[in-house]
């Protein structure tokens, strides 16, 4: 260089055309003498980036970047 795969909140994972779900974490409250545990609530991702298709894109197409694998 070529080919294949992956990229989604701070972290881990789900979602294969109809507006992104769960766990951990964080914050607040309850509980407790205090902490931890437990319970309740809240915050947090326009889905690596840019473009295209579509009424509608995390999802399909093109380009590009990063990482991993593989051939020479």
């Nucleotide at each position: 260089u070529g080919c294949c795969g992956u990229g989604u909140g701070g972290c881990c994972u789900a979602g294969u055309g109809g507006u992104a779900a769960g766990g951990c974490u964080u914050c607040u409250g309850c509980c407790u003498c205090c902490u931890a545990a437990g319970c309740a609530g809240a915050g947090g991702a326009u889905c690596g980036c840019g473009g295209g298709u579509u009424c509608g894109a995390a999802u399909c197409c093109c380009g590009u970047c990063a990482c991993g694998g593989u051939c020479g």